[in-house]
Context: one part of a larger RNA
Molecule: small-subunit ribosomal RNA, central domain
Organism: uncultured Pseudomonadota bacterium
RNA sequence: CUGGGCGUAAAGCGUGCGUAGACGGUUAUGUAAGUCGGGUGUGAAAGCCCCGGGCUCAACCUGGGAAUGCCAUUCGAGACUGCAUAGCUAGGGUGCGGAAGAGGGAAGCGGAAUUUCAGGUGUAGCGGUGAAAUGCGUAGAUAUCUGAAGGAACACCAGUGGCGAAAGCGGCUUCCUGGUCCAGCACCGACGUUCAGGCACGAAAGCGUGGGGAGCAAACAGGAUUAGAUACCCUGGUAGUCCACGCCAUAAACGAUGAGAACUAGACGUUGAGAGGGUAAGCCCCCCAGUGUCGUAGCUAACGCGCUAAGUUCUCCGCCUGGGGAGUACGGCCGCAAGGUUGAAACUC
Numbered sequence: 001c002u003g004g005g006c007g008u009a010a011a012g013c014g015u016g017c018g019u020a021g022a023c024g025g026u027u028a029u030g031u032a033a034g035u036c037g038g039g040u041g042u043g044a045a046a047g048c049c050c051c052g053g054g055c056u057c058a059a060c061c062u063g064g065g066a067a068u069g070c071c072a073u074u075c076g077a078g079a080c081u082g083c084a085u086a087g088c089u090a091g092g093g094u095g096c097g098g099a100a101g102a103g104g105g106a107a108g109c110g111g112a113a114u115u116u117c118a119g120g121u122g123u124a125g126c127g128g129u130g131a132a133a134u135g136c137g138u139a140g141a142u143a144u145c146u147g148a149a150g151g152a153a154c155a156c157c158a159g160u161g162g163c164g165a166a167a168g169c170g171g172c173u174u175c176c177u178g179g180u181c182c183a184g185c186a187c188c189g190a191c192g193u194u195c196a197g198g199c200a201c202g203a204a205a206g207c208g209u210g211g212g213g214a215g216c217a218a219a220c221a222g223g224a225u226u227a228g229a230u231a232c233c234c235u236g237g238u239a240g241u242c243c244a245c246g247c248c249a250u251a252a253a254c255g256a257u258g259a260g261a262a263c264u265a266g267a268c269g270u271u272g273a274g275a276g277g278g279u280a281a282g283c284c285c286c287c288c289a290g291u292g293u294c295g296u297a298g299c300u301a302a303c304g305c306g307c308u309a310a311g312u313u314c315u316c317c318g319c320c321u322g323g324g325g326a327g328u329a330c331g332g333c334c335g336c337a338a339g340g341u342u343g344a345a346a347c348u349c
Stems, first nucleotide, its partner, number of pairs: 004320003007303002012317001014201004021194003025088007033081002035077007042069001049065006091191001092188005097182003103177007110154001115149007125136002162169002206247006215241002220236004258316006266294007274286001277284002298305002322349003331342004
């Protein structure tokens, strides 16, 4: 070197695009770099291994042989890989025809509710809790009616429903825009897969500047509870939550399961297309693409997974190697900061 692993034991980068690299469908011809074979040269001696010999044996010494290579050179082989040329259409892509969707961005609009303000009615309570109190209220609250303002979120529909690479996306309308699926035909002709670096996106919280601020609510204040109560409960309440622009780059960023491809029993739902058949209609059946439940073989330490694999295989990437120290220190890079990323050791069990 080979050899083990990554759902839950250590281990899949949060996600995508993609460079180098690695790997790569099918036919023919050529080439001979890889590959395979032969010859020649060389591979010192000693050592190792084999067959002998000498010290009484052995160690040891000694004779002969064998073995030894990313080696050089030469002559061949032509299957496989590479390379070159010419093709092919099953991978991939493009066009034409349809379809569904909270996919993204911008603008406008709507109703319910909370709060506040103004006015009317009305009078002594309201609120809150396990029980209370703080709090609000005779300067007229709560309740109720009318009007206005403003911000945020969109009940029902709603669904192991849909869409998106992930983060995520839900009132309505319009405009701009990405992806996916289905059916058949035509075209291109391997254009493919994966991806170290790199680039982009990336919940919440947080940061900068300027707005906005209804409700909620870290911090904070008060009331309770309690031995105490820097909490849980209650009354308030500021950042924040919202918008624009710019940062941050982390999450139990989870299916704790990387991407692509092929193969391997069934059954029952559900979403979107399509084909066929009967049927008054409802419906039945087949197939493709998703999304669920159960389950065969097989796998698994077990739990469980099971055509959406954790089964059987191939290609490429990432990652793991006892616990603590520690995702710490130091250094580098990034950041306004918070911090992120890369990432040890001593020591200890």